[in-house]
RNA sequence: GGGCCCGUAGUCUAGCCAGGAUAGGACGGCUGGCUUCGGACCAGCGGACCCGGGUUCAAAUCCCGGCGGGCCCU
Repeated sequence: GGGCCCGUAGUCUAGCCAGGAUAGGACGGCUGGCUUCGGACCAGCGGACCCGGGUUCAAAUCCCGGCGGGCCCU
C1' cells in the first nucleotide's frame, strides 16, 4: 500500500441480508419488599445503535467517507 470481516447499555448479545411495532434479552447497577443481617427470591427503575454525510415519507438496517479493532496478502 491492497483485500476481507466487525463496531448496539458497565459486560455479552438479538435485530441488519429483505427499511416501518415504544430497539429486545441475559448478567451487572439502583430502589423497595422479604430476612436479625446478608444471600437467594419477588416487584419496580435507569442505561445503548462508533462519527459525519447521502437516499427515502421513514435508516440500527441501504449507499459514501472517516475513526477504531481483527485476519490475510505484498
Annotation
A computed fold for a 74-nucleotide RNA from a Nanobdellota archaeon, annotated as transfer RNA. The coordinates come from a structure-prediction model, not an experiment, and the mean pLDDT is 82. The RNAcentral record of the sequence draws on ENA and MGnify. Its Rfam family is "tRNA".